[in-house]
Predicted 3D model of an 86-nucleotide RNA (c-di-GMP-I riboswitch aptamer). The sequence was found by an Rfam model in a public genome assembly. Of the family's consensus pairs, 95% are formed in the model. Rfam family: c-di-GMP-I riboswitch aptamer. Rfam links the family to the GO term cyclic-di-GMP binding.
RNA sequence: ACUACACAUGGGCAAACUUAUUGAAAAGUAAGGACGCAAAGCUAAAGGGUCCCAGCUCAGAAUGAGAAGGACAGCCAGUUGCCGGA
Numbered sequence: 001a002c003u004a005c006a007c008a009u010g011g012g013c014a015a016a017c018u019u020a021u022u023g024a025a026a027a028g029u030a031a032g033g034a035c036g037c038a039a040a041g042c043u044a045a046a047g048g049g050u051c052c053c054a055g056c057u058c059a060g061a062a063u064g065a066g067a068a069g070g071a072c073a074g075c076c077a078g079u080u081g082c083c084g085g086a
Base pairs, nucleotide, nucleotide: 003086005084012037013036017032018031019030020029021028022027035074041079042078043077047076048075049072050071051070052069056066057065058064059063
C1' cells in the first nucleotide's frame, strides 16, 4: 500500500412509542426513549424501489384515477471513511 473482518478498547448513531412543533399527507425538527446498526456517515441531480397526494386534470353522488410535486439514505444502490487484529 492492497485485500478482508471472527475477537478487544474507547467512543458514535438511535427503531417503535410519548410530548411539543411544522406540514394536506407521507414525513421533518426538538426532548425523552433504545429495536437495532461497522458505515444506521454523506448522496433523492446516476439509477431502481417504497410511501404521500393539499392543489391541478379527468370521471363523478360518495369518491376514484392520472401526471406533476413532496418524502424515505434504518430498502437496494453510489460514494467517502476511524480504531484494533489478521